[in-house]
Context: one part of a larger RNA
């Protein structure tokens, strides 16, 4: 000097990105227990008291023929170093907000999470030799199942809901029409031949799916506007005009895990608050199963606050053990 521990005056988070680490709490019995809530919970909520040993009585149970043994309830008195769950073991608590409903799963070896999964919801395909998948095939899985089944996609408990656009892309449907391959038919032309013929070429016509075309379809991929003026203070614009569009963002929420300007403005908490909570709405660039907004319970989750507690700190010190170091 380091590592691992123990203890510490006064203060008690002043430390720090952040209470990281440590400390506090911890058991049993009795009392007592809020908001909120899906009425199950929240809850060991919070908070409080008692606990050792000795003596005397008292209640109950089990075993036993019995004597009795082992537990147990409860009352009174006493003892002391009342330090009595005497050691080990053994929850700190409360409030508010974000995200994800939950238990679960994950980057073996820097990430455990708000990511994945999930029950539930919805769309779509599939009539059985099913769709789909593996395989050249035979065949196999699906399934010794049969639409209350199976495959695929999206969303993700529950509650209230899920608006407008089918112009583009996709998908589904469409006995017409256009385009169109191989092929079919074949007028004719050319070469050659005396000819029959053979060979080459070939207009028109017939000719599938697809595409064009016509519809439908958003819990399909996706999209969801400008400019100008206007009310008897000012400001603002319920209102009007105009351009464009397939249609111009509805309900909700909103400086948000989304807000650049921004430490927006106001309020709360602090002596002092770029974080936090509640509002406002000027949403650079919110928004409805790429789900929107809420939500009890849950979380080694993220953020803020308070109580308790402490060597985290003011400010370090002592001790124990092991190393380092010096000497032998």
């Nucleotide at each position: 000097u380091g590592a691992u521990g123990u203890u510490g005056a006064a203060g008690g988070a002043a430390c720090u990105c952040g209470g990281c680490a440590a400390a506090u709490u911890g058991c049993u019995u009795c009392c007592g227990u809020a908001a909120c809530u899906u009425c199950g919970g929240a809850a060991u909520a919070a908070g409080g008291a008692a606990g050792a040993c000795c003596c005397a009585g008292u209640u109950a149970a089990a075993g036993g023929c019995a004597a009795c043994u082992u537990u147990u309830u409860u009352u009174g008195g006493g003892u002391g170093a009342c330090a009595c769950a005497a050691g080990c073991c053994a929850g700190g608590g409360a409030g508010a907000a974000g995200c994800g409903a939950c238990u679960g799963u994950u980057u073996a070896u820097c990430a455990a999470a708000a990511a994945c999964a999930c029950a539930g919801g919805u769309c779509u395909c599939u009539g059985c030799u099913a769709a789909c998948a593996c395989g050249u095939a035979a065949g196999u899985g699906g399934a010794u199942g049969u639409a209350u089944a199976g495959g695929g996609g999206c969303u993700g408990a529950c509650g209230c809901c899920u608006g407008c656009c089918c112009g583009g892309u996709g998908c589904u449907g469409g006995a017409a029409g256009g385009u169109u391959a191989a092929g079919g038919c074949a007028a004719g032309a050319u070469g050659u031949g005396c000819a029959a013929g053979c060979a080459u070429u070939g207009a028109a016509c017939c000719g599938a799916a697809g595409c064009c075309c016509c519809a439908g379809u958003g819990a399909a991929c996706g999209g969801c506007g400008g400019c100008c003026g206007u009310a008897a203070c000012u400001a603002u614009a319920a209102c009007g005009g105009u351009c464009c569009u397939a249609a111009g963002g509805u309900a909700g929420c909103g400086a948000a895990a989304u807000u650049c300007c921004u430490u927006g403005u106001c309020g709360g908490g602090u002596a002092a608050g770029u974080u936090c909570c509640g509002a406002c709405c000027u949403g650079c660039a919110u928004g409805a199963a790429u789900g929107g907004c809420g939500u009890a319970a849950c979380g080694a989750u993220u953020u803020c606050u308070c109580c308790a507690c402490u060597g985290u700190c003011u400010c370090c010190a002592a001790c124990a053990u092991c190393a380092a170091c010096u000497c032998a």

A computed fold for a 328-nucleotide part of an RNA from an uncultured Pelagibacteraceae bacterium, annotated as large-subunit ribosomal RNA, domain IV. Its mean pLDDT, the model's own confidence on a scale to 100, is 87.